The RNA shown here (SAM riboswitch aptamer (S box leader)) has 138 nucleotides and comes from Magnetococcales bacterium DC0425bin3. The coordinates come from a structure-prediction model, not an experiment, and the mean pLDDT is 76. It was read from a public genome assembly, where an Rfam model found it. The organism belongs to Magnetococcales, within Bacteria.
RNA sequence: GCUUCAUCCAGAACAGCGGAGGGACUUGGCCCCGGGAUGCUGUGGCAACCAUCGGCCAUCGAAACCGACAGGUGCCAACUCCAUGCCAGCCGGCCGGCUCUGACAUUCCACGCCGGAACCGGCCGGGAGAGAUGAACA
Numbered sequence: 001g002c003u004u005c006a007u008c009c010a011g012a013a014c015a016g017c018g019g020a021g022g023g024a025c026u027u028g029g030c031c032c033c034g035g036g037a038u039g040c041u042g043u044g045g046c047a048a049c050c051a052u053c054g055g056c057c058a059u060c061g062a063a064a065c066c067g068a069c070a071g072g073u074g075c076c077a078a079c080u081c082c083a084u085g086c087c088a089g090c091c092g093g094c095c096g097g098c099u100c101u102g103a104c105a106u107u108c109c110a111c112g113c114c115g116g117a118a119c120c121g122g123c124c125g126g127g128a129g130a131g132a133u134g135a136a137c138a
Base pairs, nucleotide, nucleotide: 001137003136004135005134006133007132008131013043014042015041016040017039021032022031023030027083028082029081044076045075046074049072050071052068053067054066055065080130086126087125089123090122091121092120093119094116095115096114097113098112
């Protein structure tokens, strides 16, 4: 980088500098922050994408898979902090019909059954987009 592939609910913090907002972007929410955040530096740590080594493995080699290590990266608040536009499901609102003394209203008893295009709210899931990181390529 209008490219390709993989991964993104696990894991891992102290010190120094610095001094105001920060959590990529829109909007909404939520959170961190002068008890010093975000950032930078040092040290420590986490993980295992790539590299390396070994196993599988045999005549040789490769892929996949498994293991070791920690050289190159990466990372160390909250799931990429959550949602957003799309799809599906459930619940409620809402609407209609049937039955019913009444299914209107709501303080009390009672408040049923069936169905529903659109809309609103909530919950759960899926895929996309965007982003991050690695590897490859340009």